[in-house]
Molecule: c-di-AMP riboswitch aptamer (ydaO/yuaA leader)
Organism: Solirubrobacteraceae bacterium
RNA sequence: CGCUCGUUCGUGCCGAGUCCUCGACCCCAAGGGGUAGAGGAGCGGGGGACCCAAUGCAGUCGAGAGACUGCGGGGGCGAAUCGCCACAAUCGUGUGGCGUAGCGUAGACGGUUACGCGAGCCCGACAGCUAACCCCGUAGGCGCCAUGCAAAGCAGAU
Numbered sequence: 001c002g003c004u005c006g007u008u009c010g011u012g013c014c015g016a017g018u019c020c021u022c023g024a025c026c027c028c029a030a031g032g033g034g035u036a037g038a039g040g041a042g043c044g045g046g047g048g049a050c051c052c053a054a055u056g057c058a059g060u061c062g063a064g065a066g067a068c069u070g071c072g073g074g075g076g077c078g079a080a081u082c083g084c085c086a087c088a089a090u091c092g093u094g095u096g097g098c099g100u101a102g103c104g105u106a107g108a109c110g111g112u113u114a115c116g117c118g119a120g121c122c123c124g125a126c127a128g129c130u131a132a133c134c135c136c137g138u139a140g141g142c143g144c145c146a147u148g149c150a151a152a153g154c155a156g157a158u
Stems, first nucleotide, its partner, number of pairs: 010144005018041005025034003042138006052128001056071006073126001074123004082099007102117004111149002
C1' cells in the first nucleotide's frame, strides 16, 4: 500500500413490514434499558350482497331447439408474466441459453442513459366484482461513493 473477514457508529436500499401504551421476567450506573405476551394507531392483504359480468374447448347427430362423446381443475401473496431454442429424459418433467409483460436503483414527480430483477411460497375442490360485515400480516434480506446528463424546485449567503 492492497485484498479479505468480523465488530461498532453513521448512513442508505428492496419490501406493507413502522410507531405508541401496558408488561410477568432479566440487566443496571437506579435515571432507565431489553424480552415473552397483550392492546392500539398507521400501512398492507384476503373473504363477503343487490346490480353488472360469467356459465369452457373439440368432434358427431339434428332444419332448429338441443343431445351424445372426449378433454380440461381453480384460486391467493408478489414486479416476477409470456414466448422461442438446445440438451437430457420419455405418463410427468428437469437443466441451460436468448428474449419479453412488468419491476428496482443516496436531493420529489417526469425525460434520457446506464446497471440490475424478471423468483419463490401458500390454499386444498373452493372464492368474479362487491356496501355492510368478518378475518389475517406488520417479516426477512442486503449495500456503503452509492450510473451519468439535461431541466425544474427548495434553502442559505452576498